[in-house]
A computed fold for a 78-nucleotide RNA from a Bacillota bacterium, annotated as c-di-GMP-I riboswitch aptamer.
It was read from a public genome assembly, where an Rfam model found it.
NCBI's taxonomy places the organism under Bacteria, Bacillati, Bacillota.
Its mean pLDDT, the model's own confidence on a scale to 100, is 83.
Of the family's consensus pairs, 94% are formed in the model.

């Protein structure tokens, strides 16, 4: 350095649910709250799937990164 993540430190995130709040919806903020994660950090670009609405389809609108994927990066025992 690369690829790994069986052990161990240090720190971090934060499903469901339930309250407020925004939203046409999908879904999102915030608190609580902890199922999980070794990138559950970051990108929604226009790469690919999912979802949402409007359509007869083409297609065209919001969303999703806690599908995949891009790219960055913390610890190092075997």
């Nucleotide at each position: 350095c690369u690829c790994c993540g069986u052990a161990a430190a240090u720190a971090g995130c934060a499903a469901a649910a339930c309250a407020a709040g925004c939203g046409a919806a999908a879904g999102u903020u915030u608190g609580u709250g902890a199922c999980g994660c070794a990138a559950a950090g970051c990108u929604a670009u226009a790469g690919g799937g999912c979802c949402u609405u409007c359509g007869a389809a083409a297609g065209a609108u919001g969303g999703u990164a806690g599908c995949c994927a891009g790219u960055u990066g913390c610890c190092g025992u075997u």